The RNA shown here (SAM riboswitch aptamer (S box leader)) has 111 nucleotides and comes from a Chitinophagaceae bacterium. The organism belongs to Chitinophagaceae, within Bacteria. The coordinates come from a structure-prediction model, not an experiment, and the mean pLDDT is 84.

RNA sequence: AUCUUAUCCAGAAAGGCAGAGGGAAUUGGCCCGAUGAAGCCUUGACAACCUGUUACUUAACAAGUAAUAAGGUGUCAAAUCCAGCUCCGCAAAUGCGGGGACAGAUAAGUC
Numbered sequence: 001a002u003c004u005u006a007u008c009c010a011g012a013a014a015g016g017c018a019g020a021g022g023g024a025a026u027u028g029g030c031c032c033g034a035u036g037a038a039g040c041c042u043u044g045a046c047a048a049c050c051u052g053u054u055a056c057u058u059a060a061c062a063a064g065u066a067a068u069a070a071g072g073u074g075u076c077a078a079a080u081c082c083a084g085c086u087c088c089g090c091a092a093a094u095g096c097g098g099g100g101a102c103a104g105a106u107a108a109g110u111c
Base pairs, nucleotide, nucleotide: 003109004108005107006106007105008104013043014042015041016040017039021032022031023030027083028082029081044076045075046074049072050071051070052068053067054066055065056064057063080103085100086099087098088097089096090095
């Protein structure tokens, strides 16, 4: 990097270095940021996707369910921060609510 599947309104930050941006991309909005952004390092935490372990179901295997959090990832402002395209409902209208698509992120598998 390709494709497939699952999930994405929950959850979880301190310190050090650094020094102006950041919230993926385009447009619009709205936010975060010198009371210190990005990035890097250390420690901690969250979660439960995969592995492991334990219990249960099963004649057994496979499989499933629950627990755990040892290992592999991931994550730790705001719903993937919101919208853009499409469909539906409500509304006189600005608009409001909901479904889907596209794009993206993460995991597991795959080439």